[in-house]
Parts: sequence; C1' cells; structure tokens
RNA sequence: AAGGUGGGACGAUCUGUCGCGCUGCGUGGCUCCGGCCACGGGUGAGGAAAGUCCGGACAGGAAAGGGCACCCUGCUGAGGAAAGCUCAGAUGGGAGUAAUCUUAUCGCAAGGUAACAGAAAACAACCGCCGUUACCAUUGGGUCACGACUCAAUCCGACGGUAAGGGUGAAAACGCGAGGCAAGAGCUCACGACGUGCGUCGGCGACGCCGCACGGGUACAUUGCAAGGGCCUGCAAAACCAAAUAUACUGGCAAAUGAGAGCUGCCCGUUCGAUGCCAGGGGGUAGGUUGCGUAGAUAAAUGACAGAAUAGAACAGAAACCGGCUUACGGUCCCGCCUUUUUU
RNA sequence: GUGCGAUUAGUUCAGUUGGUAGAGCACCAGAUUGUGGUUCUGGGUGUCGUGGGUUCGAGCCCCACAUCGCACCCCA
Repeated sequence: AAGGUGGGACGAUCUGUCGCGCUGCGUGGCUCCGGCCACGGGUGAGGAAAGUCCGGACAGGAAAGGGCACCCUGCUGAGGAAAGCUCAGAUGGGAGUAAUCUUAUCGCAAGGUAACAGAAAACAACCGCCGUUACCAUUGGGUCACGACUCAAUCCGACGGUAAGGGUGAAAACGCGAGGCAAGAGCUCACGACGUGCGUCGGCGACGCCGCACGGGUACAUUGCAAGGGCCUGCAAAACCAAAUAUACUGGCAAAUGAGAGCUGCCCGUUCGAUGCCAGGGGGUAGGUUGCGUAGAUAAAUGACAGAAUAGAACAGAAACCGGCUUACGGUCCCGCCUUUUUU
Repeated sequence: GUGCGAUUAGUUCAGUUGGUAGAGCACCAGAUUGUGGUUCUGGGUGUCGUGGGUUCGAGCCCCACAUCGCACCCCA
C1' cells in the first nucleotide's frame, strides 16, 4: 500500500426568514368565572420509532388456587427484574492460508422410530467359510474268489459354528498388525482412537494434562429427566362520566336432583346462578376525562425557502411504556488483528 | 394500535408420528361425428409464497422476509 476481519461512534450541521404540535411558564386582553384569545419564552422522531420474535411492568379476570394435559428452554461462570438476552470461556463439527466466523451441547433405563436400497437397521447368518451327519449317485485309490467290501473327495439335504470377505446405505456392531482357531471373531496381545472410574497437578467452573484400572451393539426426538420456566387476556387492557337502541327473527343446548356463567383444553375446589346459555342475524353510538410519559395527538405536529465550495445522497417516520433480539440502510470517522507485496 | 389466521396444479381444496405430493372442475391428446357439443379412453401440466437453517432426507420442524384476510365498542 492492497485485500480481509472484529469492535465502537455518527446518521448532516450552522445562520436568517416564515410556518406547525404541546406547554402545571411569563405578560396583556376578553369572560356567561368553566375558560378563551394574542404575543413572548421553553420544548418537539429513530438507530432502527419497523417486524411484533422473546421478556417485563401495568390493568382486568376470583386475593388466580391445586392436579393432569400442553408449550418453551437445556455445556460453564458472571451480569441482569427477566428473557429464544448480553459478556467471557469449555468441548465437538463445518468454512477460511490466517485473523476470524458459524453451528451444536441434559439422558438412552423403559416405550418408540430408522423410508428406499440391502442378507441384516438393533435378539443381524443371504452368499461365502468351517465342523458333524442320514440316504442315493458319481469319480479316484486299495483288497479281491470279479459277486462284492472298504477308504477319500464331490453333488444335494439336515443340524450347528462363524460378523474376517461380498455388496447396499446417511449410518453396518472400534482401526491396524501379530498370535490363535475346524473356520473365525477384542478370543488374546502390542500400538492407536473412544468411553467410564480413581489419583496428582492447573482452573471458581465446564474442562484440560499426565498416570493407573476397567469396558466394548449405533443414532435420534416425537421419548425420559430437570432440586428449570410458563394461569389467561391484552392500553381498542381498564376505570369514570355522557349519549342512543329492539334482542325483530332463526338454529342449537338444557334445567333448581343445578342448565349455565365468573376471558384456559379437561378435572377438582370456590363464588354466583334463572322467561337461562351459545351461535347466526338485528339495532345503537361512533363524545369526553383518566390510563398518558421532560415529544405526544385523536384528523393526529416535527416542515419550507435562502446562504455557507454542497444537499433532490440511504433505510425510514412516534400513537401506552421499558429491556432485548431480528430485519432494512447511501456514506463518514476511530481502534485492534490477519494475509500478500514493497521499502528501511 | 393490539391479537390471530392463511399461502400446495389454471382454479377450489386434501395432505401427521418428516420418507417418491393427491382429488373435483378446468386443460391437453385420441376415439365417436359430415362439423361442433355430449359421451368414452388416456395424460399431472407443481421452484408446495420467498430465502436460510436442522436432518441422510423438509409441503410438514426452526428462523427471517413478502403478500392477503379476520376480530376488537354498547344493547349483552
């Protein structure tokens, strides 16, 4: 210098003029004393205000209780109100020359799944190899009185042994060598890989290094476990004031021995409980105050023009709040690290 | 605003412990007919909305994005 990688900050600014929302601010004016108007002052979008993916706070449901079901999470430490959160780390896999990025992480005792292919997918003998053996046949050898007897091998069959070889598959029952065997096999042994336990050392810990001993049928979640979490609904929640209307009609369910309701799928418990409840359909109003915020309304503001070398350069705009995550984004600045090349 | 749901063939919809995507109508080809319709026979015509991830394998499970739709107050 070029390229890459990780982290952080910014998200145009300033001046002038005009304009908009809010205002428990000031002055003045009006008033039917509730307020209203004018001028001035103050203040007025984001890093994501977005998606609504997590968690909380708050409100209501009953002071939201119990059991089952269901859902989510699953290595370690710290932070945090909590989180499918953040930071730092451990182990395994993947990408990259590297810096670095990414992904996974409790258990397999019971019950379950592993399509197709393959003999076999979890109690694995299809072919092959080996042993024993019945009967018949064939071939070869031996004896021979040429009738036969006997031995061996082969074919076919039965029973048994065998996971080394075959090929399939995402995955095939530790790898490799030697011994061993009827043939074989962790069956035995050496080396190596893996797992479990114990011990020394290091670490808060997950875990790591070394040594010793033991072991040999895989993977997964939908299954199990947790001394992990979750009641439901959501600011159109909810409280108060005001206004209007008709439950016309249709269907279903059931009943005081309790229908049904109290915002969860079932049960329990509990509180209510009668021209009832559910669904369709119908009718009415679509005001206000609080909730509501050091931006903050209910038609809902945050803008325009001129100048500064110049601005028609991103994504995008609050509607209840807070902490995260994710997604979108023209460009600018700062810091760490890696690779390649050149110079000293 | 808040909370739900859907997206599969041209169209309306099925598709469950994840294992070669189906049905009706429409469409296409053939037969029948002088021609067309009807009828009969045969045919699936598809990036499962898009892009990633998990897995041996995804319409299905997970994440992100896109499009479309529904509900909300009072009588109660």